Description
This is a predicted structure of a 330-nucleotide part of an RNA (large-subunit ribosomal RNA, domain IV) from a soil metagenome. The RNAcentral record of the full RNA draws on MGnify. The prediction has a mean pLDDT of 82.

[in-house]
Context: one part of a larger RNA
RNA sequence: CAUCGAGCGAGGGAACUAGGCAAACUAGCCCCGUAACUUCGGAAUAAGGGGUGCCUGCGUUUUUGGUCUCUGACUGGAAUCGCAGGUCGCAGUAACAAAGGGGUCCUGACUGUUUAAUAAAAACACAGGGAACCGCAAGCGCGAAAGCGUGUGAACGGUUUCUGAAUCUUGGCCAGUACAGGUACCUGAAAUCCGGGUCCAACCGGCCUAAGGGCCUGCAAACGCCGGGAGUAACUCUGACUCUCUCAAGGUAGCCAAAUGCCUUGUCGGGUAAGUUCCGACGCGCAUGAAUAGAUCAACGAGGUCCCCGCUGUCCCCGCUUGGUACCCG
Numbered sequence: 001c002a003u004c005g006a007g008c009g010a011g012g013g014a015a016c017u018a019g020g021c022a023a024a025c026u027a028g029c030c031c032c033g034u035a036a037c038u039u040c041g042g043a044a045u046a047a048g049g050g051g052u053g054c055c056u057g058c059g060u061u062u063u064u065g066g067u068c069u070c071u072g073a074c075u076g077g078a079a080u081c082g083c084a085g086g087u088c089g090c091a092g093u094a095a096c097a098a099a100g101g102g103g104u105c106c107u108g109a110c111u112g113u114u115u116a117a118u119a120a121a122a123a124c125a126c127a128g129g130g131a132a133c134c135g136c137a138a139g140c141g142c143g144a145a146a147g148c149g150u151g152u153g154a155a156c157g158g159u160u161u162c163u164g165a166a167u168c169u170u171g172g173c174c175a176g177u178a179c180a181g182g183u184a185c186c187u188g189a190a191a192u193c194c195g196g197g198u199c200c201a202a203c204c205g206g207c208c209u210a211a212g213g214g215c216c217u218g219c220a221a222a223c224g225c226c227g228g229g230a231g232u233a234a235c236u237c238u239g240a241c242u243c244u245c246u247c248a249a250g251g252u253a254g255c256c257a258a259a260u261g262c263c264u265u266g267u268c269g270g271g272u273a274a275g276u277u278c279c280g281a282c283g284c285g286c287a288u289g290a291a292u293a294g295a296u297c298a299a300c301g302a303g304g305u306c307c308c309c310g311c312u313g314u315c316c317c318c319g320c321u322u323g324g325u326a327c328c329c330g
Stems, first nucleotide, its partner, number of pairs: 002325008011316002015314001020311001028052005037042001039165001053087007061079008088092001100309004105304002107301002112124002128163007139150004167295003171226003176223002179218004185214003193206004227245005254288001255285001266282005
């Protein structure tokens, strides 16, 4: 001097950095005290304060001994709860052990599960909600079959599938696709039958006809889809209103530059001296939107974002001490 581990640090205190990563602060027990919000359970150890050692003295309460002149007095021990004085150190929960805190938003309700060895999550699951099939020799699954599982079961059940607590809701469209039902009529193969053809056949034509299709109907918590152009109010702007093209129907309630907005660092407000992030609004939304769920939401999260307090060698800016290793000399 390098590296790994540990300790301390003037003044400043996140200026470091993608990001307070890492470290530090906090911590136990007793007493006081405790907000918004809320599903009234919580939030909550919220937050925020005070105390804590040892020595000496005094007092309270409980208990247990001894002696004596025994309604009691005197004198000891143990424990509890307090008060006062003193004393040392930077530090009295000795050490060990032992939460930093608060606010906003996104997301998933929650506890749980997961990529054994780069991912623990907003992914999976979940309780709850919906739909479809199935009356049992069923439905669904395995098997070529025999047979087996669900099933020691029987619709308050089983199988398949979507959504994902609760709360408030879940709009319009059946034209396309899928599925289901119906069908006077049309179409619809082979076989049988009839006719032609052939010495026999092949072959050709016709009648009849199953499922299916055409046709009709239903069905979107089935797959899905949910417009454009003009004009118009006595400043201007805007357009409740009118016209027009067009569709199966033209996006409702909500929500938003959102984990979804290209333009975009949108515009306005807040926070900062200064804010491409953040929060609150606005909305002709490139391309939001209702169980591919929409909105909201207390509690919860080794989830993500932003801010504040405290704290600190993260930094300004590095210094010192200590242990191991490397290294040098022997």